[in-house]
RNA sequence: UUAAGAACCUUAGCGCCAUGCACCUUGCGGGAGUGAGCAAGGUUAACGAGGUAAAGAGUUUAUCGAAGAUUCGGCGGAUGCUCUUUCGCGCAACUGAGCGUGUUAUGUCUGGACAAAUAUGAGGGUAACCUCAAAACAAAUUCAGGCAAUCAGUGCAG
Numbered sequence: 001u002u003a004a005g006a007a008c009c010u011u012a013g014c015g016c017c018a019u020g021c022a023c024c025u026u027g028c029g030g031g032a033g034u035g036a037g038c039a040a041g042g043u044u045a046a047c048g049a050g051g052u053a054a055a056g057a058g059u060u061u062a063u064c065g066a067a068g069a070u071u072c073g074g075c076g077g078a079u080g081c082u083c084u085u086u087c088g089c090g091c092a093a094c095u096g097a098g099c100g101u102g103u104u105a106u107g108u109c110u111g112g113a114c115a116a117a118u119a120u121g122a123g124g125g126u127a128a129c130c131u132c133a134a135a136a137c138a139a140a141u142u143c144a145g146g147c148a149a150u151c152a153g154u155g156c157a158g
Base pairs, nucleotide, nucleotide: 014076015075016074017073020072022043023042024041025040026039027038028037047065048064049063053086054085055084056083057082058081059080087102088101089100090099091098093154094153095152096151097150106148107147108146109145110144111143112142120133121132122131123130124129
């Protein structure tokens, strides 16, 4: 370097469905049809983007939009939020305080770029529904530019 095999990762808007509700199939029921009801089996049950300094505690419908539906409901978890301590970064060099922030490490304004589902097509399933394909469309974040970003002491240069 190549080939083969094995393990692990490619998961935290993430996983799950025991009893519910909803939906589907079959049977019972029924003169027939439809609906309700009962039984068995099954289906669905949040679409992506973004997000973790360390430790501890508290808290729960933990950021953003898409869609418009049970995306109802429930369980578990979680990068959210609040408080304490510590570390780092920014606020003109150093130190301290203060505020903000998390290694792409401040805020704000303007502008730009980025998704998946739905829908469509193909395939599978008696069906609910499932899988795959290519295309379109967000916001936060982010990127670029502009503006703004505390106080005290010390040091250096002039």
The RNA shown here (glmS glucosamine-6-phosphate activated ribozyme aptamer) has 158 nucleotides. The sequence was found by an Rfam model in a public genome assembly. Rfam family: glmS glucosamine-6-phosphate activated ribozyme aptamer. It is annotated as a riboswitch. The coordinates come from a structure-prediction model, not an experiment, and the mean pLDDT is 76.